The RNA shown here (transfer RNA) has 75 nucleotides and comes from a Flavobacteriales bacterium.
Its mean pLDDT, the model's own confidence on a scale to 100, is 80.
Formats: sequence, C1' cells, structure tokens
RNA sequence: GACCCCAUAGUUCAAUGGAUAGAAUAGGAGUUUCCUAAACUCUUGAUCCAGGUUCGACUCCUGGUGGGGUCACCA
Repeated sequence: GACCCCAUAGUUCAAUGGAUAGAAUAGGAGUUUCCUAAACUCUUGAUCCAGGUUCGACUCCUGGUGGGGUCACCA
C1' cells in the first nucleotide's frame, strides 16, 4: 500500500428496513436478615463519526476513525 471482517449500556450478547433498541451481568435504591451473602422488587445507562437512499435505517450505500486478519513492498 491492497483486500476482508468487526464496532449497540461498565462488560457479554440480541433486535426481518417498521411501536418507546431488548436481555444477562455490573452500578444505585428498597424488601427480607441480628449482620452479611443469596433471593425478590424498583431504577440508571448504549446504536463509533459524517453524509446518502427511504414514508421509515442498529440494519442498505459512500467516506472517515478505531480494532483484528490476509497478501504485497522494503530490509
């Protein structure tokens, strides 16, 4: 340098182009307990960035950023 894959909550993962992006775990509060743990209830929190297509985009297209991989070049 060329090509391929990936990017969603603190973490691990979902969501056929269509309702207010969902769950587990973690965090906060509460119930329970002599206390703690566990359990249960409530709650906070995310689509990497910028454009485009579309009535409608996490999803499709383009460019960029970051990560991973393959090949090439140099030595």
Record summary: It was read from a public genome assembly. NCBI's taxonomy places the organism under Bacteria, Pseudomonadati, Bacteroidota, Flavobacteriia, Flavobacteriales. Its Rfam family is "tRNA". Its family is annotated with triplet codon-amino acid adaptor activity in the Gene Ontology.